[in-house]
RNA sequence: AAUUGAAAAAGCCAAACUUAUCGCGAGGUAAGGACGGAAAGUCAUGGGUAUCCAGUAGAUCGCCAGACCGCCAAU
Numbered sequence: 001a002a003u004u005g006a007a008a009a010a011g012c013c014a015a016a017c018u019u020a021u022c023g024c025g026a027g028g029u030a031a032g033g034a035c036g037g038a039a040a041g042u043c044a045u046g047g048g049u050a051u052c053c054a055g056u057a058g059a060u061c062g063c064c065a066g067a068c069c070g071c072c073a074a075u
Base pairs, nucleotide, nucleotide: 002075003074004073005072012037013036017032018031019030020029021028022027035062041068042067043066045065046064047063048060049059051057052055
């Protein structure tokens, strides 16, 4: 530096649900929680999905693709 994620291992993230709070809503945030995740890290760029007060609207990257960056291990 490249490829891979079977096994192992350090650390990481945290679905459903509950409580509080913000939002018309999809949903967001915080705490608890532990279904899962090798990008379940970041970015709404393209598609999809769903939302509303329906348009120069907003939501979702834990739906898919793309871009950028990164941990551990093996070869």
Model confidence (mean pLDDT): 83 of 100.
This is a predicted structure of a 75-nucleotide RNA (c-di-GMP-I riboswitch aptamer) from Sulfurovum sp.
The sequence was found by an Rfam model in a public genome assembly.
The organism belongs to Sulfurovum, within Bacteria.